[in-house]
Molecule: c-di-AMP riboswitch aptamer (ydaO/yuaA leader)
Organism: Solidesulfovibrio sp.
RNA sequence: UCCCAACGAACGUCGAGUCCCGCCCGUGGCGGGAACGGGGGACCCACUUCCCGGGGCGCAUCGCCAGCAUGGCGUAGGGCAACCUCUUCGGCCCGAGCCCGUCAGCUAACCUCGUAGACGUCGAAGGGGAAACCG
Numbered sequence: 001u002c003c004c005a006a007c008g009a010a011c012g013u014c015g016a017g018u019c020c021c022g023c024c025c026g027u028g029g030c031g032g033g034a035a036c037g038g039g040g041g042a043c044c045c046a047c048u049u050c051c052c053g054g055g056g057c058g059c060a061u062c063g064c065c066a067g068c069a070u071g072g073c074g075u076a077g078g079g080c081a082a083c084c085u086c087u088u089c090g091g092c093c094c095g096a097g098c099c100c101g102u103c104a105g106c107u108a109a110c111c112u113c114g115u116a117g118a119c120g121u122c123g124a125a126g127g128g129g130a131a132a133c134c135g
Base pairs, nucleotide, nucleotide: 011120012119013118014117018034019033020032021031022030023029024028035115036114037113038112039111040110045105053103054100055099056098057097062074063073064072065071066070077094078093079092080091083129084128085127086126087125088124089123090122
């Protein structure tokens, strides 16, 4: 000096998943507020047949094969920051989980719920914006 691994701080990334106050006497729980993000819910509009029950959060859906615990291969889709953003090419990762309970189109008023997790991250070419510097 370089590489790898672990931990911590600061700062930052994906994501709605953040901030403030109070209490319990703790590093968490409870309560309240703000902000952000969902769901339910009229008129109008949309729909109006048959079969299949259906619906919601989320990027996370669908297909094929084996199998019946589940696994494999693809795939709609999501992510891969270094001031922000967009486009193109190549590459990498994910492609989960959960809830309602036979009930939900849209939806003003109104009602209601959530604020978790995972991380420290590829390369090339170009467009736009912002900022800095110089005149």